[in-house]
Notes:
The RNA shown here (FMN riboswitch aptamer (RFN element)) has 150 nucleotides and comes from Shinella daejeonensis. It was read from a public genome assembly, where an Rfam model found it. Lineage of the source: Bacteria > Pseudomonadota > Alphaproteobacteria > Hyphomicrobiales > Shinella. The coordinates come from a structure-prediction model, not an experiment, and the mean pLDDT is 80.
């Protein structure tokens, strides 16, 4: 440099006007936000060059957290389904969502212009990406320490 292994610190952003209503930051008009890795014709540095280095996609590939779903217990039943609760799992991969068009270029669903689209679950005097709740969790994966091994 890399490789295991121990450990530690870090890891999500947004309802602001206005209208109707008894009642909505939940509906309707304007607004507003965009986790992590990857890819890289764009930006920025470094070389004489080859090349290197840091940025850089919500909707191209992939995680991740949530919901399903398995599995375990506990209530609830005579006892089963079922239905409540609570813990695990992360194998499945249902839900996992969402871009076109014009330009430029050898080369773009990234780049420049335009116009679109999407966003667990439970809760709520009204239907939520922006409120409240599970979460003072968890959890891609950054970072840094230490041991070892090539």
């Nucleotide at each position: 440099g890399u490789c295991u292994g121990u450990u530690c610190u870090c890891a999500g952003g947004g309802c602001g006007g206005g209208g109707u209503g008894a009642a909505a930051u939940u509906c309707c008009c304007c607004a507003c936000c965009g986790g992590c890795g990857g890819u890289a014709u764009c930006c920025g540095g470094a070389g004489c060059g080859a090349u290197c280095c840091g940025g850089g996609a919500g909707c191209c590939c992939g995680c991740g957290a949530g919901c399903g779903c398995c599995c375990u217990c506990c209530c609830g039943u005579c006892a089963c389904a079922c239905g409540g609760g609570a813990g695990g799992g992360g194998u499945c991969a249902g839900c996992a969502g969402a871009u076109c068009c014009g330009g430029u270029g050898c080369g773009a669903u990234g780049c420049c212009g335009g116009a679109g689209c999407c966003g667990a679950c439970g809760g709520u005097u009204a239907a939520a990406g922006u409120c409240c709740g599970g979460a003072u969790g968890g959890a891609a994966g950054a970072g840094g320490a230490c041991a070892g091994g090539u």